[in-house]
RNA sequence: GGGGACGUAGCUCAGCUGGUAGAGCGCUUCCAUGGCAUGGAAGAGGUCGCGUGUUCGACUCACGUCGUCUCCA
Numbered sequence: 001g002g003g004g005a006c007g008u009a010g011c012u013c014a015g016c017u018g019g020u021a022g023a024g025c026g027c028u029u030c031c032a033u034g035g036c037a038u039g040g041a042a043g044a045g046g047u048c049g050c051g052u053g054u055u056c057g058a059c060u061c062a063c064g065u066c067g068u069c070u071c072c073a
Stems, first nucleotide, its partner, number of pairs: 001072007010025004019056001027043006049065005
């Protein structure tokens, strides 16, 4: 220098063919217990790496760019 994969909640990841962003764990509050563990209920937390474009509508499509991993040279 060239090719490919990945980037979504604090962590690990889903999100099928564009149509209101989710799960598990963790965190906060409440209930049960004398307390811990545990169980139950409710809740907070995301400009979907960044920018531009296409579209009525983009996590999803196109282009550019940044980062990580990997292959070739």
Background
The RNA shown here (transfer RNA) has 73 nucleotides and comes from a Planctomycetota bacterium. Its Rfam family is "tRNA". By type it is a transfer RNA. From the family's description: Transfer RNA (tRNA) molecules are approximately 80 nucleotides in length. The source organism's lineage runs through Bacteria, Pseudomonadati and Planctomycetota.